Predicted 3D model of a 73-nucleotide RNA (transfer RNA) from Tetrahymena thermophila SB210. The sequence is in RNAcentral, with records from Ensembl Protists and Rfam. Rfam family: tRNA. Rfam classes the family as a transfer RNA.
[in-house]
RNA sequence: GUUCGUUUAGUGUAGUGGUUAUCACGUUCCCUUCACACGGGAAAGGCCCCGAGUUCGACCCUCGGAAUGAACA
Numbered sequence: 001g002u003u004c005g006u007u008u009a010g011u012g013u014a015g016u017g018g019u020u021a022u023c024a025c026g027u028u029c030c031c032u033u034c035a036c037a038c039g040g041g042a043a044a045g046g047c048c049c050c051g052a053g054u055u056c057g058a059c060c061c062u063c064g065g066a067a068u069g070a071a072c073a
Stems, first nucleotide, its partner, number of pairs: 001072007010025003018056001027043005049065005
């Protein structure tokens, strides 16, 4: 330099163009216990890497950029 992949909650992750974006772990609170752990219940936490475009409507499609990884040169 060229090509390809990835970017979604603190961490990891699902997500066929159409509801207020999924699940697990973690966090907080409640129940349970003499207490802790385990277990049960509830809650908070995301404007989906950035910008533009297409569309009635975009996490999703197109273009450009950024970060990161891989292959080739």